[in-house]
RNA sequence: GCGGGUGUAAGUUAAUGGUAAGCUGCCGGUCUCCAAAACCGGAAUUCCUAGUUCGAAUCUAGGCGCCCGUG
Numbered sequence: 001g002c003g004g005g006u007g008u009a010a011g012u013u014a015a016u017g018g019u020a021a022g023c024u025g026c027c028g029g030u031c032u033c034c035a036a037a038a039c040c041g042g043a044a045u046u047c048c049u050a051g052u053u054c055g056a057a058u059c060u061a062g063g064c065g066c067c068c069g070u071g
Stems, first nucleotide, its partner, number of pairs: 001070007010024004018054001026042005047063005
């Protein structure tokens, strides 16, 4: 340089073009002498920019990061 794959919360993994969700973690509460565990509640997310569409995490184009292959 060329080709392919991939990008969702702090981590990990879902979501048929139609309310972005689960688990761990974080914060608060209940319980306890205190803590842990358990239970209840809460905050936080679609890599970026355009396009298509009534509607995009999802489809298309470009860019960027990562991974694999190859000259």
The RNA shown here (transfer RNA) has 71 nucleotides and comes from a Candidatus Dojkabacteria bacterium.
It matches the Rfam family "tRNA". Rfam describes the family as follows. Transfer RNA (tRNA) molecules are approximately 80 nucleotides in length. By type it is a transfer RNA.
Lineage of the source: Bacteria > Bacteria candidate phyla > Candidatus Dojkabacteria.
It was read from a public genome assembly.